[in-house]
Predicted 3D model of a 74-nucleotide RNA (Glycine riboswitch aptamer) from a marine sediment metagenome. The coordinates come from a structure-prediction model, not an experiment, and the mean pLDDT is 80. The sequence is in RNAcentral, with records from MGnify. Rfam family: Glycine riboswitch aptamer. Rfam describes the family as follows. This family represents the bacterial glycine riboswitch. Glycine riboswitches usually consist of two metabolite-binding aptamers domains with similar structures in tandem. The aptamers cooperatively bind glycine to regulate the expression of downstream genes.
RNA sequence: CCGUGGGAGAGACCGGUACAGCCGGCACCGAAGGCGCAAUCCCGCCCGGAAUCGCUCAGGUUAAAGGACCGCGG
Numbered sequence: 001c002c003g004u005g006g007g008a009g010a011g012a013c014c015g016g017u018a019c020a021g022c023c024g025g026c027a028c029c030g031a032a033g034g035c036g037c038a039a040u041c042c043c044g045c046c047c048g049g050a051a052u053c054g055c056u057c058a059g060g061u062u063a064a065a066g067g068a069c070c071g072c073g074g
Stems, first nucleotide, its partner, number of pairs: 001074006011026001013025005027061003033057001034055003040049002
């Protein structure tokens, strides 16, 4: 990196509309990504890296899809 299995959280909210789509509104979630702090990595310092922590821009709040992370195979 590829395949495969598992994989959480939060309104099937309100209004318009022909809908799980589109637009507007309020509330909420954090485990794609992004950003930030710097828990922390290294014997110490410097440099450097950096979280499942924080933010919530993005994304998400029935299903589908996606999904950090974990198992198995290549």